[in-house]
Context: one part of a larger RNA
RNA sequence: CUGGGCGUAAAGCGUACGUAGGUGGCUUGAUUAGUCGGAUGUGAAAGCCCUGGGCUCAACCUGGGAACUGCAUUCGAUACUGUCAGGCUAGAGUAUAGUAGAGGCAAGUGGAAUUCCGGGUGUAGCGGUGAAAUGCGUAGAUAUCCGGAGGAACACCAGUGGCGAAGGCGGCUUGCUGGACUAAUACUGACACUGAGGUACGGAAGCGUGGGGAGCAAACAGGAUUAGAUACCCUGGUAGUCCACGCCGUAAACGAUGUCAACUAGCCGUUGGGGGUAUUAAAACCUUUAGUGGCGCAGCUAACGCGAUAAGUUGACCGCCUGGGGAGUACGGUCGCAAGAUUAAAACUC
Numbered sequence: 001c002u003g004g005g006c007g008u009a010a011a012g013c014g015u016a017c018g019u020a021g022g023u024g025g026c027u028u029g030a031u032u033a034g035u036c037g038g039a040u041g042u043g044a045a046a047g048c049c050c051u052g053g054g055c056u057c058a059a060c061c062u063g064g065g066a067a068c069u070g071c072a073u074u075c076g077a078u079a080c081u082g083u084c085a086g087g088c089u090a091g092a093g094u095a096u097a098g099u100a101g102a103g104g105c106a107a108g109u110g111g112a113a114u115u116c117c118g119g120g121u122g123u124a125g126c127g128g129u130g131a132a133a134u135g136c137g138u139a140g141a142u143a144u145c146c147g148g149a150g151g152a153a154c155a156c157c158a159g160u161g162g163c164g165a166a167g168g169c170g171g172c173u174u175g176c177u178g179g180a181c182u183a184a185u186a187c188u189g190a191c192a193c194u195g196a197g198g199u200a201c202g203g204a205a206g207c208g209u210g211g212g213g214a215g216c217a218a219a220c221a222g223g224a225u226u227a228g229a230u231a232c233c234c235u236g237g238u239a240g241u242c243c244a245c246g247c248c249g250u251a252a253a254c255g256a257u258g259u260c261a262a263c264u265a266g267c268c269g270u271u272g273g274g275g276g277u278a279u280u281a282a283a284a285c286c287u288u289u290a291g292u293g294g295c296g297c298a299g300c301u302a303a304c305g306c307g308a309u310a311a312g313u314u315g316a317c318c319g320c321c322u323g324g325g326g327a328g329u330a331c332g333g334u335c336g337c338a339a340g341a342u343u344a345a346a347a348c349u350c
Base pairs, nucleotide, nucleotide: 004321005320006319007304008303012318014201015200016199017198021194022193023192025088026087027086028085029084030083031082033081034080035077036076037075038074039073040072041071042070049065050064051063052062053061054060091191092188093187094186095185096183097182098181099180103177104176105175106174107173108172109171110154115149116148117147118146119145120144121143125136126135162169163168206247207246208245209244210243211242215241216240220236221235222234223233258317259316260315261314262313263312266295267294268293269292270291271290272289273288274287275286276285277284299306300305323350324349325348332343333342334341335340
């Protein structure tokens, strides 16, 4: 090693693309590298093992055999793997015609609401709470009507609905643009899968420069509460939240479940397509695909549960785990403006 695991016990990189590498469909022929068999040579002796002999036995000594699982040469086998040459179309992809969609980017634009400003009406309260107070208001507030400004977010539709690799994406219109699905043909002919390094994307917060700033709101101030109250509640309120460009690179980045492929009972919803039955049409029903949900057989699981969207049965490749604490820390390296991120121990202790 044969022969452990990773949903919740330690363990799936946040996600994708992709280099090296690993793995790879059907078929014909060649080759014989791997593979298998035979032969020859070698594999020192001693030792170990088997079997005889000698010291009275044994240890010990000694004869013979086996073994030395290896290496080299040579002869042969050709199923499988490899290599070379050729063919194929079931994997993969391209073309044509369509379909659905908050997929992305940019520009424009709309209404409701909050706030502020101006004007009108109007008068003593408003606001807030468990109750209050701080606060606002006779310099005319709150309420109400009209007009204006500005920023941010898009009610209803809305749905275990849709799209996207993930993060994520929601008013409307236009432009540019990525992907998916469907049907029938045609074409290419294994062009594929995974992927150490690498590269790109990556919520929120945070950072840099310049804008913007309605609402909300860390910090902060005040009022309450309380034994105290550096909180919860209230009144205010600055960064920030928004935009452009550049960083950061982390999250319970979760389905706590890596990607790809094959196989394995059924039943019920729902979204996007295709086909069919009957029908005036719509609806309905049957069927087939690609998603997305709820049950459930076998099986799996420590149990919970999973169950064709597997955690079932298998294959390919990558990542990761190995008692708790120390510690995702120290030191060193790399990255970063910084915050810090990443890689990552030991002593000691239970």
The part of an RNA shown here (small-subunit ribosomal RNA, central domain) has 350 nucleotides and comes from an uncultured prokaryote. The coordinates come from a structure-prediction model, not an experiment, and the mean pLDDT is 89. Rfam family: Bacterial small subunit ribosomal RNA.